Model confidence (mean pLDDT): 79 of 100. This is a predicted structure of a 104-nucleotide RNA (SAM riboswitch aptamer (S box leader)) from Mucilaginibacter sp. JRF. NCBI's taxonomy places the organism under Bacteria, Pseudomonadati, Bacteroidota, Sphingobacteriales, Mucilaginibacter.
[in-house]
RNA sequence: UCAUUAUCAAGAAAGACGGAGGGAAAGGCCCGAUGAAGUCUUAGCAACCUGGAGUACUUAACUCAGGUGCUAAUUCCUGUCUGCGUAUGCAGAGAAGAUAAUGU
Numbered sequence: 001u002c003a004u005u006a007u008c009a010a011g012a013a014a015g016a017c018g019g020a021g022g023g024a025a026a027g028g029c030c031c032g033a034u035g036a037a038g039u040c041u042u043a044g045c046a047a048c049c050u051g052g053a054g055u056a057c058u059u060a061a062c063u064c065a066g067g068u069g070c071u072a073a074u075u076c077c078u079g080u081c082u083g084c085g086u087a088u089g090c091a092g093a094g095a096a097g098a099u100a101a102u103g104u
Stems, first nucleotide, its partner, number of pairs: 002103007013042005021031003026078003043071003048067003052064004075096001080093005
């Protein structure tokens, strides 16, 4: 990089440096000098993988630890298809994306 599988309506921020962008892309709509991206520290959320330790012990499950991930807005919304509706739209599926595990 690519492929497969699973999940994506919940949850969880402060400080220091920095100094104008950011929310994947396009269109929207938002966030941002009351300080964006990025880096660092500390804290937190979650529970995909491991199974070192404990509870329990048929399995499962729980807690801790380790490898990751995440901490504005449903993956912020939409794009394609189907159904419904006069219509703004609503519902379902899909695409794309993100994360994890495995393989390459």
The sequence was found by an Rfam model in a public genome assembly. Of the family's consensus pairs, 91% are formed in the model. It matches the Rfam family "SAM riboswitch aptamer (S box leader)". About the family: The SAM riboswitch is found upstream of a number of genes which code for proteins involved in methionine or cysteine biosynthesis in Gram-positive bacteria. Its family is annotated with regulation of gene expression in the Gene Ontology.